[in-house]
Context: one part of a larger RNA
RNA sequence: CUGGGCGUAAAGGGAGCGUAGGCGGACAUUUAAGUCAGGGGUGAAAUCCCGGGGCUCAACCUCGGAAUUGCCUUUGAUACUGGGUGUCUUGAGUAUGAGAGAGGUGUGUGGAACUCCGAGUGUAGAGGUGAAAUUCGUAGAUAUUCGGAAGAACACCAGUGGCGAAGGCGACACACUGGCUCAUUACUGACGCUGAGGCUCGAAAGCGUGGGGAGCAAACAGGAUUAGAUACCCUGGUAGUCCACGCCGUAAACGAUGAGUGCUAAGUGUUGGAGGGUUUCCGCCCUUCAGUGCUGCAGCAAACGCAUUAAGCACUCCGCCUGGGGAGUACGACCGCAAGGUUGAAACUC
Numbered sequence: 001c002u003g004g005g006c007g008u009a010a011a012g013g014g015a016g017c018g019u020a021g022g023c024g025g026a027c028a029u030u031u032a033a034g035u036c037a038g039g040g041g042u043g044a045a046a047u048c049c050c051g052g053g054g055c056u057c058a059a060c061c062u063c064g065g066a067a068u069u070g071c072c073u074u075u076g077a078u079a080c081u082g083g084g085u086g087u088c089u090u091g092a093g094u095a096u097g098a099g100a101g102a103g104g105u106g107u108g109u110g111g112a113a114c115u116c117c118g119a120g121u122g123u124a125g126a127g128g129u130g131a132a133a134u135u136c137g138u139a140g141a142u143a144u145u146c147g148g149a150a151g152a153a154c155a156c157c158a159g160u161g162g163c164g165a166a167g168g169c170g171a172c173a174c175a176c177u178g179g180c181u182c183a184u185u186a187c188u189g190a191c192g193c194u195g196a197g198g199c200u201c202g203a204a205a206g207c208g209u210g211g212g213g214a215g216c217a218a219a220c221a222g223g224a225u226u227a228g229a230u231a232c233c234c235u236g237g238u239a240g241u242c243c244a245c246g247c248c249g250u251a252a253a254c255g256a257u258g259a260g261u262g263c264u265a266a267g268u269g270u271u272g273g274a275g276g277g278u279u280u281c282c283g284c285c286c287u288u289c290a291g292u293g294c295u296g297c298a299g300c301a302a303a304c305g306c307a308u309u310a311a312g313c314a315c316u317c318c319g320c321c322u323g324g325g326g327a328g329u330a331c332g333a334c335c336g337c338a339a340g341g342u343u344g345a346a347a348c349u350c
């Protein structure tokens, strides 16, 4: 390579948009490039294979045939694929009418709590722990009441609830804005799927510049514990956490499960619509579409388990795997301010 695979054994790219490419709905007609059939030319000889012959046999030599799976040309076939033309509506999109939502960005507002500051009351403790101590307090703490400041986060609602491509998103109001679902079946008429490169987004931590800093808290200091204790516990505490702009580009970025389409028993909960039945109201029942859970048949699976949200049955496209260690290392290249990231071996060894 072939073959076989990728939930947990090695293996799904963190996610999206999209270029080239690959693949692509129904009907009619045309063409005959692919495809198939026949003919012709060529496919050197030797070798290989088959049948003969010659050295006493064999190796070896030699004659004939076959083969040379290919290429060129010609005549035909037209189911499938491709090209052309025309038509269609189920894929895709548009329109109209409804609907739900922590989807995103910006601006403003609010209450609770923590901390700090000022004032009042008040007096000897407070705090903390397994027990203590470091710590705070007669210069009046802790507790309690009133007033003020500042920063950060939004209790209850809250729900295997919702939204988003993923990362992620949760007080309230306004402005701007993306996507989705249902109904109607009016319009376009295959406009589709995937996607190497590429571009964009991408938690936390970290970096740069300037702000901000209540609480928390790496580092650090002290107190304990202990044989020791560079920890777990306690008292403090700086970066950071927050904002603006710019980098970084990684995560157990997980459903450890790529995207798309179709098909394949049921039962039950829940979210958002639509239709019908019933009802005085609350509601209840049936059908259907889209999401999100649980149980479970067939089937699959090494088992665990998955099971219409597949890990089932198929097709299309991309990514990836090929024993463990060495190693996600070295070297080179690209990117980065740096930290480092991406790509990514070998010797050796078992």
Base pairs, nucleotide, nucleotide: 004321005320006319007304008303012318014201015200016199017198021194022193023192025088026087027086028085029084030083031082033081034080035077036076037075038074039073040072041071042070049065050064051063052062053061054060091191092188093187094186095184096183097182098181099180103177104176105175106174107173108172109171110154115149116148117147118146119145120144121143125136126135162169163168206247207246208245209244210243211242215241216240220236221235222234223233258317259316260315261314262313263312266295267294268293269292270291271290272289273288274287275286276285277284278283299306300305323350324349325348332343333342334341335340
This is a predicted structure of a 350-nucleotide part of an RNA (small-subunit ribosomal RNA, central domain) from uncultured Brevundimonas sp. Rfam family: Bacterial small subunit ribosomal RNA. Model confidence (mean pLDDT): 88 of 100. The organism belongs to Brevundimonas, within Bacteria.